[in-house]
RNA sequence: GAGUUUGAUCCUGGCUCAGAUUGAACGCUGGCGGCAUGCCUUACACAUGCAAGUCGAGCGGCAGCGCGGGGGCAACCCUGGCGGCGAGCGGCGAACGGGUGAGUAAUGCAUCGGAACGUGUCCUCUUGUGGGGGAUAACCAGUCGAAAGACUGGCUAAUACCGCAUGAGCCCGAGAGGGGAAAGUGGGGGACCGCAAGGCCUCACGUCGAUGGGUUGGCCGAUGCCCGAUUAGCUAGUUGGUGAGGUAAUGGCUCACCAAGGCGAUGAUCGGUAGCUGGUCUGAGAGGAUGAUCAGCCACACUGGGACUGAGACACGGCCCAGACUCCUACGGGAGGCAGCAGUGGGGAAUUUUGGACAAUGGGGGCAACCCUGAUCCAGCCAUUCCGCGUGAGUGAAGAAGGCCUUCGGGUUGUAAAGCUCUUUUGUCCGGAGCGAAAAGGUUAGCGUGAAUAUCGCUGACUACUGACGGUACCGGAAGAAUAAGCACCGGCUAACUACGUGCCAGCAGCCGCGGUAAUACGUAGGGUGCGAGCGUUAAUCGGAAUUACUGGGCGUAAAGCGUGCGCAGGCGGUUUUGUAAGCCAGAUGUGAAAUCCCCGGGCUUAACCUGGGAAUUGCGCUUGAAACUAGCGGGCUUGAGUGUGGCAGAGGGGGGUGGAAUUCCACGUGUAGCAGUGAAAUGCGUAGAGAUGUGGAGGAACACCGAUGGCGAAGGCAGCCCCCUGGGUCAACACUGACGCUCAUGCACGAAAGCGUGGGGAGCAAACAGGAUUAGAUACCCUGGUAGUCCACGCCCUAAACGAUGUCGACUAGGUGUUGGGGAAGGAGACUUCCUUAGUACCGCAGCUAACGCGUGAAGUCGACCGCCUGGGGAGUACGGUCGCAAGAUUAAAACUCAAAGGAAUUGACGGGGGCCCGCACAAGCGGUGGAGCAUGUGGUUCAAUUCGACGCAACGCGAAGAACCUUACCCAGGCUCGAACGGUGAUGGACAUCCGGCGAAAGCCGGCUCCCGCAAGGGCCGUCAUCGAGGUGCUGCAUGGCUGUCGUCAGCUCGUGUCGUGAGAUGUUGGGUUAAGUCCCGCAACGAGCGCAACCCUUGUCCGCUGUUGCCAUCAGGUUAUGCUGGGCACUCUGCGGAGACUGCCGGUGAUAAACCGGAGGAAGGUGGGGAUGACGUCAAGUCAGCAUGGCCCUUACACCCUGGGCUGCACACGUACUACAAUGCUCAGUACAAUAGGAGCCGAAACCGCGAGGUGGAGGAAAUCACUAAAACUGAGCCCAAUUCGGAUCGCAGGCUGCAACUCGCCUGCGUGAAGCCGGAAUCGCUAGUAAUGGCGCAUCAGCUACGGCGCCGUGAAUACGUUCCCGGGCCUUGCACACAC
Repeated sequence: GAGUUUGAUCCUGGCUCAGAUUGAACGCUGGCGGCAUGCCUUACACAUGCAAGUCGAGCGGCAGCGCGGGGGCAACCCUGGCGGCGAGCGGCGAACGGGUGAGUAAUGCAUCGGAACGUGUCCUCUUGUGGGGGAUAACCAGUCGAAAGACUGGCUAAUACCGCAUGAGCCCGAGAGGGGAAAGUGGGGGACCGCAAGGCCUCACGUCGAUGGGUUGGCCGAUGCCCGAUUAGCUAGUUGGUGAGGUAAUGGCUCACCAAGGCGAUGAUCGGUAGCUGGUCUGAGAGGAUGAUCAGCCACACUGGGACUGAGACACGGCCCAGACUCCUACGGGAGGCAGCAGUGGGGAAUUUUGGACAAUGGGGGCAACCCUGAUCCAGCCAUUCCGCGUGAGUGAAGAAGGCCUUCGGGUUGUAAAGCUCUUUUGUCCGGAGCGAAAAGGUUAGCGUGAAUAUCGCUGACUACUGACGGUACCGGAAGAAUAAGCACCGGCUAACUACGUGCCAGCAGCCGCGGUAAUACGUAGGGUGCGAGCGUUAAUCGGAAUUACUGGGCGUAAAGCGUGCGCAGGCGGUUUUGUAAGCCAGAUGUGAAAUCCCCGGGCUUAACCUGGGAAUUGCGCUUGAAACUAGCGGGCUUGAGUGUGGCAGAGGGGGGUGGAAUUCCACGUGUAGCAGUGAAAUGCGUAGAGAUGUGGAGGAACACCGAUGGCGAAGGCAGCCCCCUGGGUCAACACUGACGCUCAUGCACGAAAGCGUGGGGAGCAAACAGGAUUAGAUACCCUGGUAGUCCACGCCCUAAACGAUGUCGACUAGGUGUUGGGGAAGGAGACUUCCUUAGUACCGCAGCUAACGCGUGAAGUCGACCGCCUGGGGAGUACGGUCGCAAGAUUAAAACUCAAAGGAAUUGACGGGGGCCCGCACAAGCGGUGGAGCAUGUGGUUCAAUUCGACGCAACGCGAAGAACCUUACCCAGGCUCGAACGGUGAUGGACAUCCGGCGAAAGCCGGCUCCCGCAAGGGCCGUCAUCGAGGUGCUGCAUGGCUGUCGUCAGCUCGUGUCGUGAGAUGUUGGGUUAAGUCCCGCAACGAGCGCAACCCUUGUCCGCUGUUGCCAUCAGGUUAUGCUGGGCACUCUGCGGAGACUGCCGGUGAUAAACCGGAGGAAGGUGGGGAUGACGUCAAGUCAGCAUGGCCCUUACACCCUGGGCUGCACACGUACUACAAUGCUCAGUACAAUAGGAGCCGAAACCGCGAGGUGGAGGAAAUCACUAAAACUGAGCCCAAUUCGGAUCGCAGGCUGCAACUCGCCUGCGUGAAGCCGGAAUCGCUAGUAAUGGCGCAUCAGCUACGGCGCCGUGAAUACGUUCCCGGGCCUUGCACACAC
């Protein structure tokens, strides 16, 4: 820096990612070289080999080897004489080097100091090195034992051991004095001595004593070094002293005695963890984490203990004891210690060769040569890390082939490949070839030692030898692109996208999250991105994380102020001054090991790596100086703080007394049937006299009005009145003290209510409890009772949303208004008013702050001092432990596990049995229905071979369907067909397989027969067959879609631009005051405008006018008829059609704000959108439809396509919806009689006339129609019926008919006659309608052969009732409020 809480926003806050790193491991892959690293786990157990020896110039010797000598013919034997040397005695070393990190929180490490010490070898100075003695191993001879080994006897040497002498110096001692050493070996040699060895001299190496130094080690002190207080007290050699012992040395290190100390909140003791450091990793730094390799220190060596030797050890490859384990054993007894180098087993995710060499560096021994050295130097293994190189370079468009995608055009892989031209690092082969090597050695010169031309040492010259690595690095040559690329990722973070497969499966995933049929997120492929001999994953650390905040955070509401005060320690502290120098500052100086890091150089071809110098090492010590600030000491000051004097206010606290009202109870009187209680009731009380009322009495608790936004108190809290005791505050003016102050961990005190203990008290109220209600239940809310308790005294408890959710103290920073207490000033005669000031208290508000809300001189502003507290949510303020408590419980206070959030403030919606305003047949007021019956129809269910499919709250259910007997038809059964029932293109082929005829068949179809047409021809047409591109699908997905539709809703809303406000989501506009059917209009306003909606424009209807005048009409005129606009004539009227007019709140009055508008009125056919229709904003419901059509994807292709017969969609215990007909007298039946409109008519409407009871038939005039035909019923008049399952009602059934149609069995409609079911107005519930409406009556049309139509769409006739009103139900609109909702109750 990013992702992730939300619909969106800002904030808080956690989780996660991108970076760097590693002694790593795992997966895939792997060309070369250089440098480095390599058991982090079982301080588990170890086979085998090696890792510490050396010295013959200390010694006696001679096992083995070689040489020499002697004997022997030879085999062989003898001989320490020589080179040398096993074992042994002796010396030095073995305490170094190498390994590991178990233990250790200080007996340790780091830094800086210190004093009471040791120190082999080394350096330096100095003194000696004389003279004796007795043993012992080896060896020899035996003995025991399985072995390891041991023992006895005998011989022998020393630089082994022990005395003696001497003592410069040394040690002891006040002194006198005392004590105490030694070892020789080798080289050389002139004189002298000696038989010889040798003496003697000299040199070298040793050796003894002592001095100084160096090195190294031991000890002491200061400072620093992890976590836990749910470890708070620890300590008896403990702390100190005296004396003694002990040590190299100080010291309770040890002991005796004496004293009673010592450590600890600045964390003792205890528990856990851990080797420490230089450094390493990370980080801007401060920090955090870490302590492999390299270097310093420490500790350890199978586990525990112990000492010996030694200069040095309490000893990795020594000893003793004990233990565990392993091995050998003759069972008696012995042996061993890889945390050395290799290596083995085991453990583990995991870590190498049983290699070479002492050539170099270093170490031990030795005079030296030399020997030893798993230290070391090299090699081997491993991509484990870091670094370097390569896997080719140039050219090359036909943009090849192949792959992948595609909108089929193309795109991409891609200059990539091929091809052409080059190069040769690496690898392969051949050849050459290092540095690392210089010393010691030898020869020689000079100098020194010395008697010396011996020797030895130093310096120089010459010279020989020595290489594990390794014939390696490096160099030269040859051939030849030849020998060499992978891994991860591609939804966002995060660079990189498509196809297929899969279908919440398989799987992915670091976080958010992908996958339920169109997955850029799974798997594969193509392509791409990143890195590259590596790439990813996992683990781990730091970073990002200011997410423990020193640098650098917070606490009103997000986590977080202790309930409040007092106050010890601690922290901090006014003003002035003298002096000090602890802090602080400056200079000088010592140290801060080396390596590392950094800078400048150098060496490997470069780099990594190695190396020279510098800087740095931020630290500590010592020293000198300064004196501002802090601090310590001393002296002053008065502003902080306090005291005194005088006032004032107050429910401040404690104790005592006292008052009235009210409730309840008791007694008595009056009096009668209820009272009480609730939403309504009941339990309860009451005729044994309640309640009501009157009088009197008892008792407890609380104090109306005043009373407040008021006062007091540290908080909790405090209220009738009076008295006593008492704390605090504040004001005014002066005086006094002189910093006496602020804060406060632990501590102490107070601390509402409830609760606990003891004893009182108990009127009312009232947990628990009982009863009555409510309820699905009701352990509640409501009611009737009622015990603890509430009250008092004393003692506990110690918690609260103990809240201002705001710690205390101080300083500073605009104001305004109210109020309480005190003081002052001015004015006024006074009441009183105004102003100033101080201490409280409440509201508004500037700056500023805040995430916002808000705070704002009483801060949440700007600062200072001190305390408390927070660090994601849950688990949990829980468990365990401790403390307190009589108990209840309080306090202190985790972890496992789990989630990716939890949260704050604000925004927009939706929602609320929240509020306000308003509307709608929403309720109410009415009228008529549904729900009951029969029947029709649709649906569910069930049944079936099939009962095709869809539609499901409103908004599916007389819906798609404006019409299923076949057809329709999509379903089922059976039979068939396969380029197909229909269509297009191409190629091949035939002449007919077409039509027709015949046969089979239920049909479809199959089989057979006859066998083309046009054209001169080419060819074409038609038909069939074959092949192919392709047909076909009412198969799936309406949750992939288009289009169309429903619905909220004809509800009044939905938005935008610019501006303004807000960190932002957003707000404003659109809210407000009026008004409207309306976001309709007016006014106001940080808004000003605009768009889609509303309205209007359109159609129809109502009035009038103009034009038109047949098929319509007929007033006037004429003619005619039984009758009729029938005829002439006319266009006046009606009417048809076209075009106009008219209505706009235009006019008047009132109301209103002078507005918009509303109310009333006039005129008018019509009046305030006149009635009706069409018209449906942004959007909602993943609403409906893939079966109307279109369409992506998927699926079927001799079938899920197509044809056909028959059946089914009509099946029926049942349930629901929608209608029809009724139940009757406002009716039914019969008779008579009057009046329409819409609309359709040629395969049609069909007249008259005739036949039939009728359906209907015959008939056919007229009519493509204002001409012909189809055409009313209710109403009205009269008669009958007389309340009855009837003259109501018509279901059902029987018989007989009619019509349509190929065909009425399943399964049509109609007619006549007969039959005459249920039903007497319908439970809960529920629907429609506000006027030409409801209700009621008939008529027409579409579909259609016919019809299930009682459906749908229209038409006209007759023609009501009611609306007080908006409390309630439902739906909707606007404003507001709450919200833990947002897939939104």
Small-subunit ribosomal RNA from an uncultured Nitrosomonadaceae bacterium, 1385 nucleotides, folded computationally. The RNAcentral record of the sequence draws on ENA. It matches the Rfam family "Bacterial small subunit ribosomal RNA". Gene Ontology terms of the family: structural constituent of ribosome and ribosome. Its mean pLDDT, the model's own confidence on a scale to 100, is 85.